């Protein structure tokens, strides 16, 4: 790096250290930051993928819990971007064009399982 499955509007911060930038990519649009970003560390917490215990099972499951493995701890994956429907403006030569909704997708990110 890559492939399959599942989830991604809940939820959960102080302390040190650093010293200007973060919020994956490219681009807007917004936000966070010297009242101190990112990135390091320590302590915590949050959840429940994995995982325990119990019921129940052909199989899907349903309660409960946190020893461990991971992940996470600003805003929905921070919103848009590609595509369809559905309104409503608007224009004209038109099947255009502009906002709103909703839903699919692509892309991310985790986590299990495989090769």
């Nucleotide at each position: 790096g890559u492939g399959u499955u599942a989830u991604c509007a809940a939820g959960a911060a102080a302390g040190g250290u650093a010293g200007a930038g973060g919020g994956a990519u490219u681009a807007g649009a917004c936000c966070c930051a010297u009242u101190g970003a990112a990135g390091c560390c320590u302590u915590g917490g949050c959840a429940a993928c994995c995982c325990u215990u119990u019921a129940g099972c052909u199989u899907u499951u349903a309660a409960a819990g946190a020893a461990g493995g991971u992940g996470c701890u600003a805003a929905a994956u921070u919103c848009u971007a590609c595509u369809a429907a559905u309104a409503a403006u608007u224009u004209u030569a038109a099947u255009g064009a502009u906002u709103a909704u909703u839903g699919g997708a692509a892309a991310g990110a985790u986590a299990a399982c495989g090769a």

SAM riboswitch aptamer (S box leader) from uncultured Algibacter sp., 115 nucleotides, folded computationally. Its mean pLDDT, the model's own confidence on a scale to 100, is 80. The model forms 94% of the base pairs in the Rfam consensus. It was read from a public genome assembly, where an Rfam model found it.